The RNA shown here (FMN riboswitch aptamer (RFN element)) has 109 nucleotides and comes from uncultured Ruminococcus sp.
């Protein structure tokens, strides 16, 4: 480098209102891949959505501490979350999806 194989996303416990809510309210819980001092919130990518198929759109963090170095660690306080569906508004339920995939590991030449 080529071919092939396998793997590759988590989460509503408890209470309240109501005819009805895992969707509202209180409270709880979750965090894909690569890079880099270990990252949901930095940089890049994937998923998702749109499309004239060229491409385009798209979320969120601060303060203090340690240190050569940290928006990544430690302490504290915050914030964010595609599309469609639903007896009632969804990051957590159901569906596209036994899907896709950034990539990871391995085998052979």
């Nucleotide at each position: 480098u080529a071919u092939c194989u396998u793997c590759a996303g988590g989460g509503c416990a408890g209470g309240g209102u109501g005819u009805a809510a895992c969707u509202c309210c209180c409270u709880a819980c979750c965090g894909g891949c690569a890079g880099u001092a270990a990252a949901g919130u930095c940089u890049g990518c994937g998923a998702g959505c749109c499309u004239a198929u060229g491409g385009g759109c798209a979320g969120a963090u601060u303060c203090g501490g340690u240190g050569u170095a940290a928006c990544u660690c430690c302490g504290a306080a915050a914030c964010c979350g595609a599309c469609g569906g639903u007896u009632a508004u969804a990051g957590u339920c159901c569906g596209g999806a036994c899907g896709u995939g950034a990539g990871a590991a391995g085998a052979u030449a």